[in-house]
Context: one part of a larger RNA
């Protein structure tokens, strides 16, 4: 001296950018955060238009609105650092052991029947949550037949390599497909092959401390088989066999998410907020279903502790989502605005959803800039010293004379809008930025003045080992430059200081 998610003290004008529960992963009132497609289906039909009426209505159109079948999305986005000392992560490679929706490319194809079940309707149970039973009915819902490159079995071969092998040809047998909708422009379905992007598995090297942890494993090391899985594998299992790791640290114990990065003067060393990759959890613990992916934050199931509702029979919940409350603590923010931008998911699109984003509020908590004004102005109050001569504060202030940066009134006022929409239109933020004009000076506190201490910066009176100072060393016990104020100086300056913590 430099850094910081900082806290406290004193004091605070402005503004842009940033950043803000480091503690109880402790428990949550209330509200939003994942929906969305009528161009997949069957209801349901409002407004309006015709006709028509016995004025009640009735008929045809039209299609707003809506639950439900059904699709795709919910495994993205967003939080959190609890656990893990792990192939967790980082770096470099393998997969001749893998899988990939939606996207792109090439080929081939889209033909032919059926029976359901929801909504509806009827009846019913229950305090609620939530059911039950009969009927009817539509699909891009399910099921069936037809057809097949291609799959997988066999045999017969050609070619490659990296051990297992891997890749074509011909040939015979097995057996797998599909869906339609329209606005006539598309838009989608099936199968196979090839890419793209995601995933998974697999190994070599790196990176905590502790030996007051020295031994340590029974599926434990390996084989054969078999099951599983997308796939290798002791993953699981059945049989054989006795292995396997360890002073180059096993094994246990403590600690901890991992990296880019941040911080420091190197060397090293600290640390892992925010931003950005990856893992990992989602009240605690265990399961699977579904699915291209999950063992799923805002899905089930079970089990535990909680809360909550209950007609006491049986229900409901999950904030480490934005916000917010209560609790812990030195400490950490608004129950806010908008989908205009960017991006997402859905849709053909228009739209509609989006606490993701944009933004805007709060904290001087942080960086960075900008202000608190110039010029004249006294041998000159006061206050303070004082050798009583005078010196200082000190052009300092009043005054006058100007200036207008920021604040503060007033008129103007964007850019961000590409795109969408048949036009009209369409910006949260914002009447903000920014300009132009007006009046006029409204805005400085805060720490230290014996030495280590900065070569530069101290006097007075109170006080009297007292109140107190104090990073060391030390200072006060009656002349205290070291306690407390005056006045004076110095440093910094919307900040100054003091703790902590690292270099």
């Nucleotide at each position: 001296g430099g850094a910081c998610g900082a806290a406290c003290g004193c004091u605070g004008g402005c503004g842009g950018c940033g950043u803000g529960c480091u503690u109880a992963a402790c428990a949550c009132a209330u509200g939003c955060a994942a929906g969305u497609c009528g161009a997949a289906c069957g209801a349901u039909g409002a407004a309006c238009c015709g006709c028509u009426u016995u004025c009640g209505g009735g008929c045809g159109g039209g299609g707003a609105u809506u639950a439900g079948u059904g699709g795709c999305g919910a495994a993205c986005g967003g939080g959190u650092c609890a656990g893990u000392a792990a192939c967790a992560c980082g770096u470099g490679g393998g997969c001749a052991a893998u899988c990939u929706g939606c996207c792109c490319u090439g080929c081939a194809c889209u033909c032919u029947g059926g029976g359901a079940c929801a909504a509806g309707c009827c009846c019913u149970g229950g305090a609620a949550a939530c059911g039950g039973g009969g009927u009817c009915u539509a699909a891009u819902a399910c099921c069936g037949g037809a057809u097949a490159u291609g799959a997988c079995c066999g045999u017969c071969u050609g070619c490659c390599g990296c051990a297992u092998g891997g890749u074509g040809g011909a040939u015979g047998g097995u057996g797998u497909a599909a869906a339609g909708c329209u606005c006539c422009g598309g838009c989608g379905g099936u199968g196979c092959a090839g890419g793209a992007u995601g995933a998974g598995c697999c190994c070599g090297c790196g990176g905590c401390c502790u030996a007051u942890c020295a031994g340590c494993c029974u599926c434990u090391c390996g084989g054969u088989g078999a099951g599983g899985u997308a796939g290798u594998g002791g993953c699981u299992c059945a049989c054989c066999a006795a292995g396997g790791c360890g002073a180059c640290g096993a094994c246990g114990g403590g600690u901890a998410g991992c990296c880019g990065g941040c911080c420091u003067a190197g060397a090293g060393g600290g640390c892992g907020a925010c931003c950005g990759g990856c893992c990992a959890c989602a009240c605690u613990g265990g399961g699977a279903c579904u699915c291209a992916g999950a063992c799923a934050c805002g899905g089930c199931c079970c089990a535990g502790a909680c809360u909550c509702c209950u007609a006491c029979g049986g229900g409901a919940g999950g904030c480490a989502g934005c916000a917010g409350u209560g609790g812990g603590g030195a400490a950490u923010a608004u129950u806010g605005c908008a989908c205009a931008a960017u991006g997402g998911g859905c849709g053909g699109a228009a739209a509609g959803c989006u606490g993701a984003u944009g933004c805007a509020g709060c904290g001087a908590c942080g960086c960075c800039g900008c202000g608190u004004g110039a010029g004249g102005g006294a041998u000159g109050c006061g206050g303070c010293c004082u050798u009583c001569g005078g010196g200082u504060u000190g052009u300092a202030a009043a005054c006058c004379u100007c200036u207008u940066u920021c604040a503060g009134c007033a008129g103007g006022g964007a850019a961000g809008a590409a795109g969408c929409g048949a036009a009209a239109g369409u910006g949260a933020c914002g009447g903000u930025a920014c300009c132009u004009g007006c009046a006029g000076a409204g805005a400085a506190a805060c720490g230290c003045c014996a030495g280590c201490g900065c070569a530069g910066g101290c006097u007075c009176a109170u006080u009297g080992c007292c109140a107190g100072c104090a990073g060391c060393c030390g200072c006060g016990g009656u002349a205290a430059u070291a306690c407390g104020u005056a006045g004076g100086g110095c440093g910094c300056a919307a900040g100054c200081g003091u703790u902590g913590u690292c270099c």

This is a predicted structure of a 503-nucleotide part of an RNA (small-subunit ribosomal RNA, 5' domain) from Streptomyces albidoflavus.
Rfam family: Bacterial small subunit ribosomal RNA.
The source organism's lineage runs through Bacteria, Actinomycetota, Actinomycetes, Streptomycetaceae and Streptomyces.